[in-house]
Context: one part of a larger RNA
RNA sequence: UGACGGGGGCCCGCACAAGCGGUGGAGCAUGUGGUUUAAUUCGAUGAUACGCGAGGAACCUUACCAGGGCUUAAAUGUGGAUUGACAGGUUUAGAGAUAGACCCUCCUUCGGGCAAUUCACAAGGUGCUGCAUGGUUGUCGUCAGCUCGUGCCGUGAGGUGUCAGGUUAAGUCCUAUAACGAGCGCAACCCCUACCGUUAGUUGCCAUCAGGUAAUGCUGGGGACUCUAACGGGACUGCCGGUGCAAACCGAGAGGAAGGUGGGGACGACGUCAAAUCAUCACGGCCCUUACGUCCUGGGCUACACACGUGCUACAAUGGCCGGUACAGAGAGCAGCCACGUCGCAAGGCGGAGCGAAUCUAUAAAACCGGUCACAGUUCGGAUCGGGGUCUGCAACCCGACCCCGUGAAGCUGGAAUCGCUAGUAAUCGGAUAUCAGCCAUGAUCCGGUGAAUACGUUCCCGGGCCUUGUACA
Numbered sequence: 001u002g003a004c005g006g007g008g009g010c011c012c013g014c015a016c017a018a019g020c021g022g023u024g025g026a027g028c029a030u031g032u033g034g035u036u037u038a039a040u041u042c043g044a045u046g047a048u049a050c051g052c053g054a055g056g057a058a059c060c061u062u063a064c065c066a067g068g069g070c071u072u073a074a075a076u077g078u079g080g081a082u083u084g085a086c087a088g089g090u091u092u093a094g095a096g097a098u099a100g101a102c103c104c105u106c107c108u109u110c111g112g113g114c115a116a117u118u119c120a121c122a123a124g125g126u127g128c129u130g131c132a133u134g135g136u137u138g139u140c141g142u143c144a145g146c147u148c149g150u151g152c153c154g155u156g157a158g159g160u161g162u163c164a165g166g167u168u169a170a171g172u173c174c175u176a177u178a179a180c181g182a183g184c185g186c187a188a189c190c191c192c193u194a195c196c197g198u199u200a201g202u203u204g205c206c207a208u209c210a211g212g213u214a215a216u217g218c219u220g221g222g223g224a225c226u227c228u229a230a231c232g233g234g235a236c237u238g239c240c241g242g243u244g245c246a247a248a249c250c251g252a253g254a255g256g257a258a259g260g261u262g263g264g265g266a267c268g269a270c271g272u273c274a275a276a277u278c279a280u281c282a283c284g285g286c287c288c289u290u291a292c293g294u295c296c297u298g299g300g301c302u303a304c305a306c307a308c309g310u311g312c313u314a315c316a317a318u319g320g321c322c323g324g325u326a327c328a329g330a331g332a333g334c335a336g337c338c339a340c341g342u343c344g345c346a347a348g349g350c351g352g353a354g355c356g357a358a359u360c361u362a363u364a365a366a367a368c369c370g371g372u373c374a375c376a377g378u379u380c381g382g383a384u385c386g387g388g389g390u391c392u393g394c395a396a397c398c399c400g401a402c403c404c405c406g407u408g409a410a411g412c413u414g415g416a417a418u419c420g421c422u423a424g425u426a427a428u429c430g431g432a433u434a435u436c437a438g439c440c441a442u443g444a445u446c447c448g449g450u451g452a453a454u455a456c457g458u459u460c461c462c463g464g465g466c467c468u469u470g471u472a473c474a
Stems, first nucleotide, its partner, number of pairs: 001474002003471003007468007015458002019421005026313008034304002042053002064299007076122009088103006106113002124288002127286003133282002135277003138273001140271001145184006151160003164175003190265004195233007205222002209220003236259001239253001240251004315414001319373006332361002336355002340351004380411001385406007427450007
């Protein structure tokens, strides 16, 4: 100087407390461990691995296994040699890769060009090392810290500044001060959202006027309004009162759409964990080179005495079922979204308009109104299994989703323990998208609808910041 302390002081955080809802019990989905296997590819492992890389494993993907093939091979280049092919179509053998047969088959200014075959040289490796690395990322932590120049103090390591008294979300600011300044962080500048104005008015809108319909901005028209999307305004403790030297704090204050960082996002200092990644990519070294490269068929990554994590659905009456009826936002669409008609109980099929979309397409659901069920393993719950179908795709056996009929398991609120959340939040309800032929999505990321309770307080648990103290630790 640090680090540590079941030392002290001050302070903060859904850290506790106060509340609400879960997990841990059940069934299933998914990931992991383990076991099994020819293979169950590899990585991630307290917090910071485990619905993680994977934002789509039937083939492909695919890296794994079994078997069958190839040896300059998938791509590109240079040089030499040979040829007029290569590709395409038909066909034979084969699981296919591949091999064979037939058909067809370049241009030319004759120098060559183009293409193929072959030889040589460069290849290729998801092989190892993340403890050789770059880049990227997690975490402490959006915590308030981490440093420098000059000066001063100290033999020196180093200290001071950065401490003290206040204050703040903040090393934020003020006062004091052997310190005076400065940098990286904080904040602000950026984006979305909440209010208003200006400009603009189609595909959006419809107050007034007119036309028209069973009905509808449907039509003429209009720019008022909503909205759209560009530019501005607006909030600064600016004003008032109180406290205070000041910074600042307090006030159901005024005004205001918004008030003290308005709400949310992006943004992550010096560094820590030899943290993660050589399998995104790049790269040093090592290793393989008729194979650890590469092509193909089939299998596996989907196994199953078991254990754990994350979720979904429930155990019901604040509910289930049936009928009626209302209201979003955000995103997507041409090998696409599909109105409407028709067939089918349905998944869906067959026709068929519109739309490369503010124009066309997709029923929002919970809610509300009416009916029924009366506390039961039930009209709860839907696992499992049997049968029949639909669709995608070369192909649903291993191993897809969906529909219909039947079947109707466990489960009556979950031990010890443990998680999330402070407001348009939790809880609850549906919608959309990426990936994608299809989909194992109950996942992820967004979008809106309905919409709470509680916080006395900081003694205690956990993590963190500052000062101080002890130390046989570095």
Molecule: small-subunit ribosomal RNA, 3' major domain
Organism: Flavobacteriaceae bacterium